[in-house]
RNA sequence: GCCCUCAUAGUUCAACGGAUAGAACAAGUGCCUCCUAAGCGCUAAAUCCAGGUUCGAUUCCCGGUGGGGGCA
Repeated sequence: GCCCUCAUAGUUCAACGGAUAGAACAAGUGCCUCCUAAGCGCUAAAUCCAGGUUCGAUUCCCGGUGGGGGCA
């Protein structure tokens, strides 16, 4: 330098182009308990950046940034 691939809550992962973007763990809070843990309920929390296509984009296309891999 070229090619491939990945990027979504704090973390690990979901999401035929149409949902209020979902789950688990973690966090906060309540119930329970003499207290803690466990258990149960509730709450908050995310689409890497910028364009394009589309009635509609997390998803498709282009460029960039970052991680991983391959060739040279």
A computed fold for a 72-nucleotide RNA from Candidatus Pacebacteria bacterium CG10_big_fil_rev_8_21_14_0_10_42_12, annotated as transfer RNA. The coordinates come from a structure-prediction model, not an experiment, and the mean pLDDT is 82. The sequence is in RNAcentral, with records from ENA. It matches the Rfam family "tRNA". Taxonomically the source falls in Minisyncoccota (Bacteria, Bacillati).